[in-house]
Order: sequence, then C1' cells, then structure tokens
RNA sequence: AAAAGGCAAACCUUUCGCAAGAAGGGGACGCAAAGCCGAGGGUCCUAAUUAUUACUUAGGAUGGCCGGGUUGCCGAA
Repeated sequence: AAAAGGCAAACCUUUCGCAAGAAGGGGACGCAAAGCCGAGGGUCCUAAUUAUUACUUAGGAUGGCCGGGUUGCCGAA
C1' cells in the first nucleotide's frame, strides 16, 4: 500500500448523577490502537474557606486532551 473487519464525534432520545459526565438506542465527525489501565500532567465539576473571585485542600469526571504502561488485526517494505 492493499484486504478483512473494528470503534463511534456532534446531534436526537431514554435512564442515572447536585454537576462535570456516564450508560442504552438511533446516528457518523473522525480514529492504526478512538482496545484496556485514572496514584504523571492538563482541563472540567462539586464541597470547604472567602463579601465575591482567585489560591489551597478533599472528592469526582474526562483514555476521542497530552504523556506513559499494557494487549491486539493485516503484511510489499
């Protein structure tokens, strides 16, 4: 490169959650790991503190934010 496939953004809807957001169904923007891992960083949410914000602390979310670990399809190189 090709081949067989795989996943599923936004949006709509149902459920759960204070929220961020998650799950089911529909749907495809894209993805060579857009498979898995949340005790690295970033961003977001909640609570405390505060007149308010910010900072700080604790808890939570995000793996389709980055990095890292780990597993995997094909095979011209």
The RNA shown here (c-di-GMP-I riboswitch aptamer) has 77 nucleotides and comes from a marine sediment metagenome. Its Rfam family is "c-di-GMP-I riboswitch aptamer". Rfam describes the family as follows. GEMM was predicted in a large-scale screen for bacterial structured RNA regulatory elements. Gene Ontology term of the family: cyclic-di-GMP binding. The model forms 95% of the base pairs in the Rfam consensus. The sequence is in RNAcentral, with records from MGnify.